[in-house]
């Protein structure tokens, strides 16, 4: 940089010791009943991978994707990516507010 997904799911222990929830702002929340981080164990999930299956073939290599299965490589285990911010649409006389769609940014996988 490209692409797919992001409303579901899954926690305890040890160390540490004050902040944390990506960044900016606002909100809201978690936190000395120990946050964040690191380590261990357990778990969740099924992106890649294995396998079943299907196609073709030379019972191969190879290809496929609706589905099942395993869990090797990652990932994840407060709150929708915690919510809002930018654009559009609808409700509303307007403001405020609410709802929906998208963008941007971000996270993770694969390349």
């Nucleotide at each position: 940089c490209u692409u797919a997904u992001c409303a579901a799911g899954a926690a305890c222990g040890g160390c540490u010791g004050a902040g944390g929830g990506a960044a900016u702002a606002g909100g809201c929340c978690c936190u000395g009943u120990g946050a964040c981080g690191c380590c261990g164990u357990a778990g969740c999930a099924a992106c890649c991978g294995g396998u079943a299956c299907c196609g073709a073939u030379g019972u191969a290599a190879c290809g496929g994707g609706a589905u099942g299965u395993c869990a090797g490589g990652u990932g994840c285990u407060a709150a929708u990516u915690c919510c809002u911010a930018c654009u559009c649409u609808g409700c509303c006389u307007u403001c405020a507010g609410c709802a929906g769609a998208g963008a941007a940014a971000g996270a993770u996988g694969a390349g």

Predicted 3D model of a 111-nucleotide RNA (SAM riboswitch aptamer (S box leader)) from a soil metagenome. It matches the Rfam family "SAM riboswitch aptamer (S box leader)". Gene Ontology term of the family: regulation of gene expression. The prediction has a mean pLDDT of 80.